[in-house]
RNA sequence: AGGGGUAUAGUACAAUGGUAGUACGACGGUCUCCAAAACCGUGGAUGGGAGUUCGAUCCUCUCUACCCCUGCCA
Numbered sequence: 001a002g003g004g005g006u007a008u009a010g011u012a013c014a015a016u017g018g019u020a021g022u023a024c025g026a027c028g029g030u031c032u033c034c035a036a037a038a039c040c041g042u043g044g045a046u047g048g049g050a051g052u053u054c055g056a057u058c059c060u061c062u063c064u065a066c067c068c069c070u071g072c073c074a
Stems, first nucleotide, its partner, number of pairs: 001070007010024004018054001026042005047063005
């Protein structure tokens, strides 16, 4: 320098263009002499910007960060 991939909750991951979910963790409750376990509940997220669309996590462009491949210099 060129090409490809990834970016969603504290962590790991889902989500045919049509209500953003699951598990663990956190918090609260039930239970218990207390705790653990179990059960019930609560809060929390789409990397930034623009475009297409009635509607974008999803499609397009761009930027940023990280990963992989190729090449150049040393």